[in-house]
Molecule: SAM riboswitch aptamer (S box leader)
Organism: uncultured Pontibacter sp.
RNA sequence: GAUUUAUAAAGAAGCGUGGAGAGACAGGCUCUGUGAAGCGCUAGCAACCUAACCAGGGAGGAGAAGGUGCUAAUUCCUGAUUCCGGAAAACACCCGGAUGCAUAUAAAUU
Numbered sequence: 001g002a003u004u005u006a007u008a009a010a011g012a013a014g015c016g017u018g019g020a021g022a023g024a025c026a027g028g029c030u031c032u033g034u035g036a037a038g039c040g041c042u043a044g045c046a047a048c049c050u051a052a053c054c055a056g057g058g059a060g061g062a063g064a065a066g067g068u069g070c071u072a073a074u075u076c077c078u079g080a081u082u083c084c085g086g087a088a089a090a091c092a093c094c095c096g097g098a099u100g101c102a103u104a105u106a107a108a109u110u
Base pairs, nucleotide, nucleotide: 001110002109003108004107005106006105007104008103013042014041015040016039017038021031022030023029025079026078027077028076043071044070045069047068048067049066053061054060075102080099081098082097083096085094086093
């Protein structure tokens, strides 16, 4: 890097450095010199992996220390296919739902 599986409407900051951008991409819409991204320290949240322990020749439960991760907004919203309703001559449009694509995180395999 690729593949597979699971999860994504919950939760969680402050300081230093840095200087203009950031929120994956596109379109919106937001955040930002009352300082963006990045880097460092401390703190916190708690998804996966995971010891003891429970079960027992079982699935599984559990979840310390630790390994990754995360700490604006539903993955900020939409981006495909369908279905319901509204409106309508019809296309388009608006509202809501389902299933996907994409993205992110973890674990396993390669």